A computed fold for a 262-nucleotide RNA from a Dehalococcoidia bacterium, annotated as Bacterial large signal recognition particle RNA. The organism belongs to Dehalococcoidia, within Bacteria. Model confidence (mean pLDDT): 75 of 100.
């Protein structure tokens, strides 16, 4: 160093997940890679960690190591972003109420704020006055008999003198009507009216007295009570990063047994 039969191995592998653990069966990623038979209300092991049976290959392209690149799968993140929902502290924006008086306006020495005081506006009660009623008294009309007076004509009674009742007329007159200067009573959603008492601090208004502020209209400040939901605050989904765990596959360097011959 070459040839021959062999053996280790290999004939897929990972990820969560399930379990005390492993490993399978199902998911899922890698990607193609002997086969039967068992298994999710499971199966089969036990640190040498599926089992049982049968087959290829076989010392390198295929085993084994280490480095590299890396799908993919998990964890975590108080890193960032889209959505949903809730809220209303905070910020902004916005209604109203109240204070305040820097600022601006408006009044004020032709006197402000304060203090004392009268006066009207309100109540009540009298007067007057006017408005309505009702009486009274006045005036006019006013009764076919059943009012009054005179009572022609006519009628009764009487021998006569007379004398009676009494119709129309005329005059008056009750109840009634109607009037309108008067007189007395009554009453009120009545008065540019007196006059007396009360009442008030709301207004308007008059005096004194006082000696520079008053308002609160706009802006600002503070504060109450809402009203929105943009930031914002919790929560919850997803994307994209960081970090960190396991890694299929690829790439590269190394490594690997025995016996016979010749």
């Nucleotide at each position: 160093u070459c040839g021959u039969g062999c053996u280790a191995g290999a004939c897929g592998g990972g990820g969560a997940g399930c379990u005390a653990g492993c490993g399978g069966u199902g998911c899922c990623c890698u990607g193609u890679a002997c086969u039967c038979g068992c298994a999710a209300u499971c199966c089969g092991c036990u640190a040498u960690a599926g089992c049982g049976g049968g087959g290829u290959u076989g010392a390198a392209u295929u085993c084994c190591u280490g480095c590299u690149u890396g799908a993919g799968g998990c964890c975590u993140u108080u890193g960032u972003u889209u959505g949903g929902u809730a809220g209303g502290a905070c910020u902004a924006c916005u209604u109203g109420g109240g204070c305040u008086a820097a600022g601006u306006g408006g009044u004020g020495u032709u006197g402000a704020a304060g203090g004392c005081u009268g006066g009207g506006u309100c109540c009540u009660a009298c007067g007057c006055g006017g408005c309505a009623g009702a009486g009274c008294a006045c005036u006019a009309u006013g009764a076919a008999c059943c009012c009054c007076g005179u009572c022609a004509g006519g009628u009764c009674c009487g021998a006569g003198a007379g004398g009676a009742a009494g119709c129309a007329g005329c005059g008056g007159u009750a109840a009634a009507u109607a009037g309108a200067a008067g007189c007395c009573c009554u009453g009120g959603g009545u008065g540019c009216c007196g006059u007396a008492g009360g009442g008030c601090u709301a207004c308007c208004u008059g005096g004194c007295u006082g000696g520079a502020g008053c308002u609160g209209g706009c802006u600002g400040g503070c504060u109450c009570a809402g009203g929105c939901a943009a930031g914002c605050u919790a929560u919850u989904u997803g994307g994209c990063g960081a970090g960190g765990u396991c890694g299929a596959a690829g790439g590269u360097a190394g490594g690997u047994g025995c016996a016979c011959g010749a």